[in-house]
Molecule: Guanidine-I riboswitch aptamer
Organism: Pseudomonas taeanensis MS-3
RNA sequence: GCAAUAGCCGACUAGGGUUCCGACCCGCCGAUCAGAGAAUCGACGGGUGACUGGUCCGAGAGUUGGCGACCUCCUUCGAGGUUACACGGCGGGAUAAAAGCCCGGGAGAA
Numbered sequence: 001g002c003a004a005u006a007g008c009c010g011a012c013u014a015g016g017g018u019u020c021c022g023a024c025c026c027g028c029c030g031a032u033c034a035g036a037g038a039a040u041c042g043a044c045g046g047g048u049g050a051c052u053g054g055u056c057c058g059a060g061a062g063u064u065g066g067c068g069a070c071c072u073c074c075u076u077c078g079a080g081g082u083u084a085c086a087c088g089g090c091g092g093g094a095u096a097a098a099a100g101c102c103c104g105g106g107a108g109a110a
Stems, first nucleotide, its partner, number of pairs: 007067006015057002020054002022051001023048005029042004068083006085105001087108001091103003
C1' cells in the first nucleotide's frame, strides 16, 4: 500500500416508567399508657414516580463478551487480521407503564 464483510446472540450501562416490594402522605382501627392527648409500632383502605431505591423495560447510530462472515499465510493442524461509518423526526404499537424498546440504519436531511 491492497482485498473482503457490513449479520446474530448474551451481559451491562445511559435512559425509562410504576405491575410487585420498599419509601412517603392521608383516613380508620388496634397495641403501648392508670386515663386523655401527643408520639411510636402494627393491620386494613386510599394516594404520590414533580419517591434516592430493589424487581421490571432498555439502545442500529452506547460499553463489553461470544458466535458467524470475510481476508492473508500455511500441505494439514493451525496462526494473524478485518467486521468500517452513522444526523434524524411527527405519528403509531407492545407491556402495568414509559423510553435511546418496536415500526426504524424507515420518512426526511446531508